[in-house]
Parts: sequence; structure tokens; C1' cells
RNA sequence: GGCGGAGUAGCUCAAUCGGUAAGAGCGCAGCACUCAUAACGCUGAGGUUGCGAGUUCAAUUCUCGCCUCCGCUA
Repeated sequence: GGCGGAGUAGCUCAAUCGGUAAGAGCGCAGCACUCAUAACGCUGAGGUUGCGAGUUCAAUUCUCGCCUCCGCUA
């Protein structure tokens, strides 16, 4: 250099033949429980879906360029 895969919450990951609200577990905060702590329970916060552009009424999803990581190959 060429080819392929991945990038979504603090972490690990879902979701999608484009559709109206982007979720789960862990973690975090509050409440309840307890003599107290932990565990269990309830509630809540937290996301420019890597960046930019295009197509569309509508993009996490499709197209193009770029960036980062992983693998294969020369």
C1' cells in the first nucleotide's frame, strides 16, 4: 500500500429490510430496609450513536470521504 472487521451511556454490549420514544447488565446518585455496613428492592440521572458531507418527509441504520483500533496480505 491492498482487503476485511469494529467504533452506540463511565465499562461490557444490544438494537436496525430507514419510522416516529436509542435500550440492557454492571457502575453512579437518591429512597427504603438494617443497630450499622453489605446484599436484595424501588426510583432517577447519564448518549452530538468516532468526525464531516450526501440521499430522504425521516439516518444509529443507506452512500462517500476522513480518523482510531484489530486481523489478513504484499